Lysine riboswitch aptamer from uncultured Negativibacillus sp., 161 nucleotides, folded computationally.
């Protein structure tokens, strides 16, 4: 420096089908309210209204995201999170989405927080603590295979050339 691999409930993507989402947005009648209402939120600006909007009955009646399940693709910084950057956007926030050897995480798993996202007690990120498992160094054992103990981190380990 190029090749191939390991870890293990092992990371991500998509289709298909299900269930929650929700009997909720939506519509459409009937009653009643009464100056606002809508466009992520403020400001601007644009639609729009005394038949709006709220509320109540009654009738139809959704979908995305986020889960599970079976299959199938690419993979072992797989991959998440944050930061900068652009773009959705005239202005200042959120939001997605794209890029990024800028930074932190070895890997599941489980509590906790009412933190964040989110319809939600599901999930998922973050953060802390515990278990539980890879690699590696050191360093006690063991005739030896093991096995204990401290430490570290993936720009890391392990074969081969």
């Nucleotide at each position: 420096g190029a090749u191939a691999g390991a870890g293990g409930u092992g990371c991500g993507a998509c289709u298909u089908u299900g269930a929650u989402g929700a009997g909720u947005a939506c519509c459409g009648c009937a009653g009643u309210u009464u100056a606002g209402g809508c466009u992520g939120c403020c400001a601007a600006a644009g639609c729009u209204g005394g038949u709006a909007u709220g509320c109540u009955g009654c009738g139809g009646a959704a979908a995305a995201g986020g889960c599970a399940a079976c299959g199938c693709c690419g993979c072992c910084g797989a991959a998440g999170g944050g930061g900068a950057u652009g773009u959705u956007c005239c202005g200042g926030c959120a939001a997605a989405c794209a890029u990024u050897g800028c930074c932190c995480u070895g890997g599941u798993u489980a509590u906790a927080c009412u933190g964040c996202u989110g319809a939600a007690a599901a999930a998922g990120c973050g953060u802390a603590u515990a278990a539980c498992u890879g690699u590696c160094a050191c360093c006690u054992u063991u005739a030896a295979c093991a096995a204990g103990g401290u430490g570290a981190a993936g720009c890391g380990c392990u074969a081969u050339c």
RNAcentral holds the sequence, with entries from MGnify. The organism belongs to Negativibacillus, within Bacteria.